[in-house]
RNA sequence: GCCGGGGUGGUGAAACUGGCAAACACGCGGGCCUCAAAAGCCCGUGCCCGCAAGGGCUUGUGGGUUCAACUCCCACCCCCGGCA
Numbered sequence: 001g002c003c004g005g006g007g008u009g010g011u012g013a014a015a016c017u018g019g020c021a022a023a024c025a026c027g028c029g030g031g032c033c034u035c036a037a038a039a040g041c042c043c044g045u046g047c048c049c050g051c052a053a054g055g056g057c058u059u060g061u062g063g064g065u066u067c068a069a070c071u072c073c074c075a076c077c078c079c080c081g082g083c084a
Base pairs, nucleotide, nucleotide: 001083002082003081004080005079006078007077010026011025012024019067027045028044029043030042031041032040046057047056048055049054060076061075062074063073064072
């Protein structure tokens, strides 16, 4: 240099025939249970604004297409593999 795969909450990740972003698990916070703990069970858990109701933002970065983009297109950055 060329080719292929990947980058999504604190972590592992799902959603990709374009149609509610974050299911599920772990972790974390609160509670129940216990003499106390472990285990188990229940509730909550991206960020910002707001007393609240609610609103806005967020899929590596920046653009584009579209009524609508994690998903398609372009450029770039990073990681992994292959070829030279």

Predicted 3D model of an 84-nucleotide RNA (transfer RNA) from a Candidatus Omnitrophota bacterium. Rfam family: tRNA. Its family is annotated with triplet codon-amino acid adaptor activity in the Gene Ontology. The sequence was found in a public genome assembly.